[in-house]
This is a predicted structure of a 385-nucleotide RNA (Bacterial RNase P class A) from a Lysobacterales bacterium. The prediction has a mean pLDDT of 80. Lineage of the source: Bacteria > Pseudomonadati > Pseudomonadota > Gammaproteobacteria > Lysobacterales.
């Protein structure tokens, strides 16, 4: 030196002026002091909630979400450790990780056969024909065809083909027998488990593969949403029509049942729409400490840190900061001057909201966008001491 990995921060600083808004005091027209004022994602609206209404709100079915163990949380589809699969040479990183022997799909084409799934090429007996070579002969010894039978070891199709190396052992083969390995079931032992195992037995064992396939199987779910809602105030034409009308209408997703209410819905037309609240003290932020491996709890201290409503949180000026560009100095090339190259350092000067991007009920995740920014610790390669 280079080439990765994971984890934290930070998102320009100070000042004057000047305009803005919440809140607090004064002065009580005006107007003045103080003191706060956009993120780490504010984006997405994808998850969970807190809060508000439906409402007093039960059960079922459908329907939808999750999906390895254990734990954190208010809760989750999240976060932390673990386990098993898979990538990485390695720090590490990935998971839509229950169940295929409950049932039903589906794997095109090729291939003999694709799941109670097989015989093309091949090899092997035996039977018939041909020719052939050796022999006096009697045979012998090998080929080529056809046809019955065996055979799944060896080749082929295929993305995938009926456990895999070796040995025997067969006419030639086959777990057909053995050994190992692999797999299925039990013990044992570790482990809270999920699962592990250089632990033992028994079995030749295979009906494979897909469930972000339909399904099963376990656990969870009421809707609506701050454009919720409450209240104050203004208006009017409590207007016309059509529907069901107690065997019925109507009640925050469907559908039945309970349950409540007594009308209810739907269309055309007119009036009127201003404010206050909600609306920021919270499952809050920070320090220190004790427990955990963590994620995070718990005690103690401490501090309030935006609430606008067409929608405030800027504007300019200087000085550092931090990029960028000129230019010079330092360095190198060149006999040298130019010229060149190089921006690790210094020094002038000019530039430049300096990434991604802006609250709108609030919080807690994930998920996307971002600067060749900063620190920190691991890995791996090359070279030197």
């Nucleotide at each position: 030196g280079g080439a990765g990995u994971u984890g934290g921060c930070c998102a320009g600083g100070u000042a004057a002026u000047c305009g803005c808004g919440g809140c607090g005091g004064g002065u009580u027209u005006u107007c003045c002091c103080g003191u706060c004022g956009a993120g780490g994602a504010a984006a997405g609206u994808c998850c969970g909630g807190g809060c508000u209404c439906c409402a007093c709100a039960g059960g079922a079915c459908a329907g939808g979400g999750u999906g390895c163990c254990a734990g954190g949380u208010a809760a989750c589809g999240c976060c932390u450790g673990g386990g098993g699969a898979g990538c990485g040479c390695a720090a590490g990183c990935u998971c839509a990780c229950g169940g295929c022997a409950a049932g039903u799909g589906c794997a095109a084409c090729a291939g003999a056969g694709a799941g109670u799934a097989g015989a093309c090429c091949g090899c092997c007996u035996c039977a018939c024909c041909c020719a052939u070579g050796c022999g006096c002969g009697a045979g012998c010894a090998g080929g080529g065809g056809u046809g019955c039978g065996g055979u799944a070891a060896g080749g082929g199709u295929g993305a995938a083909a009926g456990g895999g190396u070796g040995c025997g052992g067969u006419a030639a083969g086959a777990g057909c027998g053995c050994a190992c390995c692999g797999c299925g079931u039990g013990a044992c032992g570790g482990g809270u488990a999920a699962c592990c195992g250089u632990u033992c037995a028994c079995g030749g064992c295979a009906a494979g593969g897909u469930a972000a396939a339909c399904c099963c199987c376990a656990c969870c779910c009421g809707g609506a949403g701050c454009a919720a809602g409450a209240c104050c105030a203004a208006a009017u034409a409590g207007g016309g029509g059509a529907a069901c009308c107690a065997u019925g209408g109507c009640g925050u997703g469907g559908u039945c049942c309970g349950c409540g209410c007594c009308g209810u819905u739907c269309c055309c037309g007119g009036g009127u729409a201003g404010g206050u609240c909600g609306c920021u003290u919270g499952a809050g932020g920070c320090g220190u400490g004790u427990g955990g491996c963590g994620a995070c709890a718990c005690a103690c201290g401490u501090c309030c840190c935006a609430g606008a409503u067409g929608a405030a949180u800027g504007a300019u000026u200087a000085c550092c900061c931090c990029u960028u560009c000129u230019g010079c100095c330092c360095g190198g090339u060149c006999a040298a001057a130019g010229g060149c190259c190089a921006u690790u350092g210094g020094c002038a000067g000019a530039a430049g909201u300096g990434a991604c991007a802006g609250a709108a009920c609030c919080c807690g995740g994930c998920u996307u966008a971002u600067g060749c920014g900063c620190c920190a610790a691991c890995u791996c390669c090359a070279g030197u001491u």